[in-house]
RNA sequence: GGGCCGAUAGUCGAACGGUAAGACGUCGCCUUCGCAAGGCGAAGACUCUGGGUUCAAUUCCCAGUCGGUCCA
Numbered sequence: 001g002g003g004c005c006g007a008u009a010g011u012c013g014a015a016c017g018g019u020a021a022g023a024c025g026u027c028g029c030c031u032u033c034g035c036a037a038g039g040c041g042a043a044g045a046c047u048c049u050g051g052g053u054u055c056a057a058u059u060c061c062c063a064g065u066c067g068g069u070c071c072a
Base pairs, nucleotide, nucleotide: 001071002070003069004068005067006066007065010024011023012022018055026042027041028040029039030038048064049063050062051061052060
């Protein structure tokens, strides 16, 4: 320098173009003499950045940033 993959909640990790799932963690309640485990419930991400297409973009297109990988 070139090809490919990735970036979504504190962490991990889903989402055929139709208003973001789940798990762990956190908080509350139940249970216990108390803790843990377990059960129930709650809060928490406008999706890396900037444009474009579209009635509508996490999703498609372009350019960038960062990470990984392969080639040179």